[in-house]
Source information:
A computed fold for a 372-nucleotide RNA from Yoonia sp. F2084L, annotated as Bacterial RNase P class A. Of the family's consensus pairs, 98% are formed in the model.
RNA sequence: GCGGAUGGCUGGAUGACUGCGGCAGUGAUGCCGAGGAAAGUCCGGACUCCAAAAAGCACGGUGCCGGGUAACGCCCGGCGGGGGUAACCCCAGGGAUAGCGCCACAGAGAACAGACUACCUGACCUUGGUCAGGAAAAGGUGAAACGGUGGGGUAAGAGCCCACCGCGCGACUGGUAACAGAAGCGGCACGGCAAGCCCCACCGGGAGCAAUGCCAAAUAGGGACCUCGCGUCGCAAGACGGGGAUGCUUGAACCCCAGACGGUCCGGGUUGGCAGCUAGAGGGCGCUUGGCAACAGGCGCUUAAGAUGAAUGGUCAUCCAUUUGUGGGCAACCACAAGGGACAGAAUCCGGCUUAUAGGCCAUCCGCGCAA
Numbered sequence: 001g002c003g004g005a006u007g008g009c010u011g012g013a014u015g016a017c018u019g020c021g022g023c024a025g026u027g028a029u030g031c032c033g034a035g036g037a038a039a040g041u042c043c044g045g046a047c048u049c050c051a052a053a054a055a056g057c058a059c060g061g062u063g064c065c066g067g068g069u070a071a072c073g074c075c076c077g078g079c080g081g082g083g084g085u086a087a088c089c090c091c092a093g094g095g096a097u098a099g100c101g102c103c104a105c106a107g108a109g110a111a112c113a114g115a116c117u118a119c120c121u122g123a124c125c126u127u128g129g130u131c132a133g134g135a136a137a138a139g140g141u142g143a144a145a146c147g148g149u150g151g152g153g154u155a156a157g158a159g160c161c162c163a164c165c166g167c168g169c170g171a172c173u174g175g176u177a178a179c180a181g182a183a184g185c186g187g188c189a190c191g192g193c194a195a196g197c198c199c200c201a202c203c204g205g206g207a208g209c210a211a212u213g214c215c216a217a218a219u220a221g222g223g224a225c226c227u228c229g230c231g232u233c234g235c236a237a238g239a240c241g242g243g244g245a246u247g248c249u250u251g252a253a254c255c256c257c258a259g260a261c262g263g264u265c266c267g268g269g270u271u272g273g274c275a276g277c278u279a280g281a282g283g284g285c286g287c288u289u290g291g292c293a294a295c296a297g298g299c300g301c302u303u304a305a306g307a308u309g310a311a312u313g314g315u316c317a318u319c320c321a322u323u324u325g326u327g328g329g330c331a332a333c334c335a336c337a338a339g340g341g342a343c344a345g346a347a348u349c350c351g352g353c354u355u356a357u358a359g360g361c362c363a364u365c366c367g368c369g370c371a372a
Stems, first nucleotide, its partner, number of pairs: 001368010012319007020033005035343001039354002042352005047208004054250004059204005064078005079093001080091004094199002099197002101193003116139002119134007147165006166188001167186003172181003212275004222266005227260002231240003241257004282303009320341001322339007
């Protein structure tokens, strides 16, 4: 210098004028006012209600190992497999001797396999066919054909025998573990699929801030008919009995028992305010302790939208990058004119993931080339 890999930052700045929302103030006025994703609503939690949110079943999710965390399907560090010269990247990565099921097309044969061509032996006809038997090496099909190469052996062959390779079991060694290495043994058996059912382990009750609580207003404490009812003891408290469970069953406590939160029909009305609400597993900066890291802890300073027909905007000036055109300059660049400044945008709050993102910047690493 060229080509690549990984991680991170930024997302226009300042000022003036003028709006909008919130808070403080009698007032003048002052202070605060979007994001790295506020987005998708895909995971995980906090919080609230549902008769405990308890047990079992069903259903759903997760799935190598260890760690982190409030928790996770997230993150970190390893292991195994695959890709790349490398930096590095990718993997729904538990179990196929629990059981069931499936393996298209092609092919003779697709799972306790099979014999189409070709090979060998015998018989017959006869000189290349038929039949019987042997064998599974060669050809052919396929994603996959029941080990591979070489030698021996044989009628031809075959782990039939041998050597090496592969495979299976594996004492023992290392490691927290996944796993790695491996003495020795075994002629070789045990195909693949669990993003098919299933089995195993672990996790999960449901609905969600339009949750939920309080206040006010309005309509009003509606009407008609039908059905089932108004339990027992007791002065009372209470006991017995009956009823009430958000997938199903069980279900302590709790609540209800004189009306019905039973049915059908008719008629009428409301959508406001306050709380929840933003100080919480908070954020930022600096120093620091433990840890490879994710992360956890300590000290100091600092910071703060809470709207609800839903604020956070607009104009101008200067600057910053940047595009186009013209002119100048060998070039770096300079001058003038014009244009635009990505994606987007809070809605109970956090932790993640994913997706969108003009332009700019930084760091580390790899390969090749050149120079000293």
NCBI's taxonomy places the organism under Bacteria, Pseudomonadati, Rhodobacterales, Paracoccaceae, Yoonia.